[in-house]
RNA sequence: CAGAGUAGAUAAGAUGCGUUAAGUGUGGCAAAAUGGGAUGUCGUUUGUCAACGAAAGGCGCGAGCCUGCGGUAUCUUAUCGCGUCCGUUG
Numbered sequence: 001c002a003g004a005g006u007a008g009a010u011a012a013g014a015u016g017c018g019u020u021a022a023g024u025g026u027g028g029c030a031a032a033a034u035g036g037g038a039u040g041u042c043g044u045u046u047g048u049c050a051a052c053g054a055a056a057g058g059c060g061c062g063a064g065c066c067u068g069c070g071g072u073a074u075c076u077u078a079u080c081g082c083g084u085c086c087g088u089u090g
Stems, first nucleotide, its partner, number of pairs: 001090003008080009017070003026050007036086005056067004
């Protein structure tokens, strides 16, 4: 001097869940984890409270199945992804 790596974000795919409304999203409060170390910011997550709130249709005797829908969950892949100091790789 150059590079890698966090939390996580987005997209696609797969498998689920819900569609008898959980989940997601919004606000308050509390907490936690956040490149290997220190510090700090942004962001993230969890708990709780409150308000708000939805897309169903078809088939089947039935169990259920199919097509949709949900700012839906998980996994995989791709892309993106720490300010300062130290560390690390070249």